[in-house]
RNA sequence: CGAGGUAUGGCGCAGUCCGGUUAGCGCACCUGCUUUGGGAGCAGGGGGCCGUAGGUUCGAAUCCUACUACCUCGACCA
Numbered sequence: 001c002g003a004g005g006u007a008u009g010g011c012g013c014a015g016u017c018c019g020g021u022u023a024g025c026g027c028a029c030c031u032g033c034u035u036u037g038g039g040a041g042c043a044g045g046g047g048g049c050c051g052u053a054g055g056u057u058c059g060a061a062u063c064c065u066a067c068u069a070c071c072u073c074g075a076c077c078a
Stems, first nucleotide, its partner, number of pairs: 001074007010027004020058001029045006051067005
């Protein structure tokens, strides 16, 4: 320098291909109950606007463009 991939609650992921009401799952967290307590179980609850910016559209996590970070491969130099 070139090509490809990834970016979504605290953590790990799905949803993206084929746009359509309020963005979900597991673990974790908070509250209550059971338990002497811990652990565990049961019930309930909170938390993300989808890497950043812009565009298309009635409508964007989803399509397009640029950029940022990380990962992989290749080229170049040695």